Predicted 3D model of a 123-nucleotide RNA (FMN riboswitch aptamer (RFN element)). The model forms 100% of the base pairs in the Rfam consensus. The sequence was found by an Rfam model in a public genome assembly. The prediction has a mean pLDDT of 80. Rfam family: FMN riboswitch aptamer (RFN element). Rfam links the family to the GO term FMN binding.
RNA sequence: CGUAAAAUUUGGGGUCAGGUGAAAUUCCUUACCGGCAGUGACAGUCUGCGAACGCAACGCAAGUUGCGCCGAAUCGGUGAAAUUCCGAUACCGACGGUAAAGUCCGGAUGGUAUUAUUUACGU
Numbered sequence: 001c002g003u004a005a006a007a008u009u010u011g012g013g014g015u016c017a018g019g020u021g022a023a024a025u026u027c028c029u030u031a032c033c034g035g036c037a038g039u040g041a042c043a044g045u046c047u048g049c050g051a052a053c054g055c056a057a058c059g060c061a062a063g064u065u066g067c068g069c070c071g072a073a074u075c076g077g078u079g080a081a082a083u084u085c086c087g088a089u090a091c092c093g094a095c096g097g098u099a100a101a102g103u104c105c106g107g108a109u110g111g112u113a114u115u116a117u118u119u120a121c122g123u
Base pairs, nucleotide, nucleotide: 001122002121003120005119006118007117008116017029018028019027031103032102033093034092035049036048037047038046044091045090053068054067055066056065057064058063073089074088075087076086077085095106096105097104
């Protein structure tokens, strides 16, 4: 440095303040947050992937595999190059619980995409 067999590891942030109410971090005003890879240049809103959810097959079960589903952005500026930067104004966010939740509690002491490392083999 390479290979792909095993093991370990990593693997999401966020309601300040106020109003109504018997009760709300759930409603109203406001505040805040942004997984992984890619892309001529840095991305929650471009492309792809992932958790969740539904169906089917297999399995005693845990679960595995396949299919489906899978949110949201424009304008202006700079530049060789940006739907990614700068400025402005917008928008989006699984399921169960609970006064109706992107932010609380729960599945989750879990685990996917993914990250790092060790071992083995080869050069």